[in-house]
Context: one part of a larger RNA
RNA sequence: AGAUGAACGCUCGUGGCAUGCUUAACACAUGCAAGUCGAAUGGGAAGUGGUGUGUCUAGUGGCGAACGGGUGAGUAACGCGCAAGAACCUGCCGUUGGGAGGGGAACAACAACUGGAAAUGGUUGCUAAUACCCCGUAGCUGAGGAGCAAAAGGAGAAAUCCACCAAAGGAGGGUCUCACGUCUGAUUAGCUAGUUGGUGAGGCAAUAGCUUACCAAGGUAAUGAUCAGUAGCUGGUCCGAGAGGAUGAUCAGCCACACUAGGACUAUGACCCGGCCCAGACUCCUACAGGAGGCAACAGUGGGGAAUUUUCCGCAAUGGGCGAAAGCCUAACGGAGCAAUGCUGCGUGGAGGUGGAAGGCCUACCGAUCGUCAACUUCUUUUCUCGUAGAAGAAACAAUGACGGUAUUUGAGGAAUAAGCAUCGGCUAACUCUGUGCCAGCAGUCGCCGUAAGACAGAGGAUGCAAGCGCUAUCC
Numbered sequence: 001a002g003a004u005g006a007a008c009g010c011u012c013g014u015g016g017c018a019u020g021c022u023u024a025a026c027a028c029a030u031g032c033a034a035g036u037c038g039a040a041u042g043g044g045a046a047g048u049g050g051u052g053u054g055u056c057u058a059g060u061g062g063c064g065a066a067c068g069g070g071u072g073a074g075u076a077a078c079g080c081g082c083a084a085g086a087a088c089c090u091g092c093c094g095u096u097g098g099g100a101g102g103g104g105a106a107c108a109a110c111a112a113c114u115g116g117a118a119a120u121g122g123u124u125g126c127u128a129a130u131a132c133c134c135c136g137u138a139g140c141u142g143a144g145g146a147g148c149a150a151a152a153g154g155a156g157a158a159a160u161c162c163a164c165c166a167a168a169g170g171a172g173g174g175u176c177u178c179a180c181g182u183c184u185g186a187u188u189a190g191c192u193a194g195u196u197g198g199u200g201a202g203g204c205a206a207u208a209g210c211u212u213a214c215c216a217a218g219g220u221a222a223u224g225a226u227c228a229g230u231a232g233c234u235g236g237u238c239c240g241a242g243a244g245g246a247u248g249a250u251c252a253g254c255c256a257c258a259c260u261a262g263g264a265c266u267a268u269g270a271c272c273c274g275g276c277c278c279a280g281a282c283u284c285c286u287a288c289a290g291g292a293g294g295c296a297a298c299a300g301u302g303g304g305g306a307a308u309u310u311u312c313c314g315c316a317a318u319g320g321g322c323g324a325a326a327g328c329c330u331a332a333c334g335g336a337g338c339a340a341u342g343c344u345g346c347g348u349g350g351a352g353g354u355g356g357a358a359g360g361c362c363u364a365c366c367g368a369u370c371g372u373c374a375a376c377u378u379c380u381u382u383u384c385u386c387g388u389a390g391a392a393g394a395a396a397c398a399a400u401g402a403c404g405g406u407a408u409u410u411g412a413g414g415a416a417u418a419a420g421c422a423u424c425g426g427c428u429a430a431c432u433c434u435g436u437g438c439c440a441g442c443a444g445u446c447g448c449c450g451u452a453a454g455a456c457a458g459a460g461g462a463u464g465c466a467a468g469c470g471c472u473a474u475c476c
Base pairs, nucleotide, nucleotide: 002475003474004473006472008470009469010468013346014345015344016343017342018341019339020338021304026302027301028300030299031298035063036062037061040060041059043057044056045055070257071256072255079182080181081180084177085176086175088174089173090172093170095168096167098165099164101135102134103133104132110125111124112123113122114121115120139148140147141146153162154161155160183229184228185227190220191219192218195217196216197215198214199213200212201211202210232254233253234252235251236247237246238245239244259280260279262277263276282293283292284291285290310336312335313334314333318332319330320329321328322327349379350378351377352376359370360369362367384413385412386411387410389408393403420465421464422463423462424461425446426445427444431460432459433458434457435456441448442447
C1' cells in the first nucleotide's frame, strides 16, 4: 500500500446493487414454517319448502412429509478433492412387449357402556374401499424332490383417460471399493486379539471380520504408526509480477448434526430438525395417581458480547408437495423495512464580481494573508417540495402484480434541502502566533516538553481524503 461478515470515535444529502450473531451447538414466551386428494372409501354436517346437483369434512386409504430451510458441535476420516472401478438398490419420470381370473374375513369411523383432573384410553356391537387375506395363472429359486409367490379400481353417455401387477432395458439418484492429495507436536516410539488372513455358517440391496465357530500368527510403524492438540472439506476469497502465503462469511458442490446419549419402526429412500421408544439434564401443567416440551426453520425475547436487522407484505413470478382439474399449502422464494456494513453513481451550485469590503490572523507597523472567498449581478434546477401521466416484469383466448401509484414521464416553485474528518518535527504532503514550562501532555518509530516548543493545548493558515474520515484488530 491492499483487504475485512468487522468494531469504536467524530460526522452525515441521496440513488442502485450486495451484505448483516464471527461470541453461548446458551435458554427460549408468542405466531407461523407440510400438506393434499371426496375422480380410492363408508359415514356425518350446514344449507334448501322438497327432490336433484353442488359445498364442507372427523375417520379408513393413497402420495408427500428422506425435498426445501438451518447450523458447523463432532470428524485428521475414503470425510473431502481428483482419477478409476463393481458385487448392488432405485418411488415418481420416459420406452417396450405382456397381464389384471375367482372368492373371503375384518378394522376404524359410528353406537352403547365405561376408566382418568388432563393427556389419553378400555369393553361389546355394526360397516366400506385403490386397506387386508386365500385359491388359480404368469413369474422367481433349486441338480432334483420341492419351495416362494402378482394385480384395483375410478371418472365419463361413450370414445377414451387416469390409476394397478410382474418383467426388460433407460435417465436421474443412491450404496460400496480403491491409486494419489489433505494441519501441528518425537519434550508422543512402539501400536494392534476380531487384531491380520483362511474355511464353514449367519447377515446385507451388495462386497467385506460386517458378525460368529474353528484354524494359522499375522497386520502396522522412522516414507512417523499409536497418542495428544487443532480443524468441517472443496469450487473459491484476500495478498503477491510470480513462486507462494493466509483464509473457507455470502453463492455453489459434498459431509456431519438437530436438547444430551442410545435404539429401532415405517418406507423406494431415514436410523427421520418441526415422527416413535428408553435413559438423562432442564422447563411447564397437575386433582400428586400422572402428563407435556425441544427455534442450529422465519420473525422475535433474555443472556453472552466490541458487535450483527422487522414478532412486515405476497404466493403476482420462479420452484416444490398433493390433485384428472379447479385449486389448496409453501417464513423456499419474490419483495418491502432497518443499518454508511461494503462497492458504486450523483449532488451540496455555474458564470461574472476589488488592487482587494467588514472581521480574523500575522507583522519589520510599511503591509501580507484568509480572498473572488463573501456581499452584489445574472443563469440553471441534477437533487428537494407540490401537482400530471404511469409501466415492463403475465407465460396460455381471457383473467391474474406482493413490489407499487414504485421506476419512469411531464409541469410549477425557489440557490433553494445537503461537508465533514484526520494531519501539518523526520519517515510524510502541509507553519506561524499565543499559552504551558521534564508540568500538563504527545507518541507507529526515532523521539518532543526543564521560559521564545514548527512535536503538548488553543487559534489563524495549510495539506490529504471526502459522505465519509480517522483509530483498533487480523491477513498478506

Annotation
This is a predicted structure of a 476-nucleotide part of an RNA (small-subunit ribosomal RNA, 5' domain) from Hordeum vulgare subsp. vulgare. Its mean pLDDT, the model's own confidence on a scale to 100, is 86. Rfam family: Bacterial small subunit ribosomal RNA. Gene Ontology terms of the family: structural constituent of ribosome and ribosome.